[in-house]
RNA sequence: GGGGAUGUAGCUCAGUUGGGAGAGCGGCGCGUUCGCAACGCGUAGGUCGGCGGUUCGAAUCCGCUCAUCUCCACCA
Numbered sequence: 001g002g003g004g005a006u007g008u009a010g011c012u013c014a015g016u017u018g019g020g021a022g023a024g025c026g027g028c029g030c031g032u033u034c035g036c037a038a039c040g041c042g043u044a045g046g047u048c049g050g051c052g053g054u055u056c057g058a059a060u061c062c063g064c065u066c067a068u069c070u071c072c073a074c075c076a
Base pairs, nucleotide, nucleotide: 001072002071003070004069005068006067007066010025011024012023013022019056027043028042029041030040031039049065050064051063052062053061
């Protein structure tokens, strides 16, 4: 330098026909208990890596770019 994969909540990840942003764990509150744990219910938390474009509408499509992993090339 070229190809590929990944990037979504604090963590692990789903969301692949373009239209509701979600699950589990964790956090907080309540219930239950003499108390704790477990369990049940509720709740908070996200500029979907960044910028731009297409579209009535983008996590999803397109371009550029950043980070991590990986393969190839280069090392005069």

This is a predicted structure of a 76-nucleotide RNA (transfer RNA) from Candidatus Abyssobacteria bacterium SURF_17. Its mean pLDDT, the model's own confidence on a scale to 100, is 81. The RNAcentral record of the sequence draws on ENA. Its Rfam family is "tRNA". Gene Ontology term of the family: triplet codon-amino acid adaptor activity. It is annotated as a transfer RNA.